[in-house]
RNA sequence: GCCGGAGUAGAUUAGUGGUAGAUCACCAGCCUGUGGAGCUGGAGGGGCGGGUUCGAUUCCCGCCUUCGGCC
Numbered sequence: 001g002c003c004g005g006a007g008u009a010g011a012u013u014a015g016u017g018g019u020a021g022a023u024c025a026c027c028a029g030c031c032u033g034u035g036g037a038g039c040u041g042g043a044g045g046g047g048c049g050g051g052u053u054c055g056a057u058u059c060c061c062g063c064c065u066u067c068g069g070c071c
Stems, first nucleotide, its partner, number of pairs: 001070007010024004018054001026042005047063005
């Protein structure tokens, strides 16, 4: 330099045009003699910028980061 994969919550990740979910962690309550465990509830998220569309996490373009391959 070229080609390809990945980027979503604090962590690991699902979903692939029409409400963004799960597990762990965190916070509160219940329970308990205390703590833990358990139960219930809560907060928190689309790498960045454009385009297409009534509507974009999803499709298209550019950039950034990261992983792999080729030379």

Transfer RNA from a Candidatus Bathyarchaeia archaeon, 71 nucleotides, folded computationally. Rfam family: tRNA. The RNAcentral record of the sequence draws on ENA.